[in-house]
RNA sequence: AAGUAGAGGUCGCGCGACCGAUGAGUAAUCCGGCGGAUGUCCGUUUGCAGGUGAUCCCGGAUGAAAGGCGGUCGUGCCGAAGCGGGCAUAUGAUACGGCAUAUGUCUGCUGGGCGCAAGCUUAACAGGCUUGCGACUGUCAUCGGGUGAUGGAGAGCUACUU
Numbered sequence: 001a002a003g004u005a006g007a008g009g010u011c012g013c014g015c016g017a018c019c020g021a022u023g024a025g026u027a028a029u030c031c032g033g034c035g036g037a038u039g040u041c042c043g044u045u046u047g048c049a050g051g052u053g054a055u056c057c058c059g060g061a062u063g064a065a066a067g068g069c070g071g072u073c074g075u076g077c078c079g080a081a082g083c084g085g086g087c088a089u090a091u092g093a094u095a096c097g098g099c100a101u102a103u104g105u106c107u108g109c110u111g112g113g114c115g116c117a118a119g120c121u122u123a124a125c126a127g128g129c130u131u132g133c134g135a136c137u138g139u140c141a142u143c144g145g146g147u148g149a150u151g152g153a154g155a156g157c158u159a160c161u162u
Stems, first nucleotide, its partner, number of pairs: 001162006009078001012077009028062006038049003041098004046093001081110012111137002114134008139152005
């Protein structure tokens, strides 16, 4: 240097199926009322719906789903995985530009989980993400008689083989 195999843990990291609650008496559809020209993710354009009455608002009837969450089972793993940026494709009525989401790829950052705060996201003070702070934890290095202290980062660390 290359290859193989491992460890971090008592919420280690993801994925899938099933069940349940939430979503929500919400969206949507229909009826009635008001009202009088708009509605569509945003802008322009075209299309579709609309004076046989649009958007908004009020009342009534019927009434979901997805993401996210919890539990059980199964499964892949230890840059497991997550986030930022670029590119490509698809979706959001057509086209262009934007925005959002998903997938793939390139690249940058983060050892890990937890608590608190702020911001973003979301129906949600659930959850997720980012940043900062705090102690804890694993690993290596240095110092240390012991207890321990300081510091670094996963392209790391340990073991074995060539």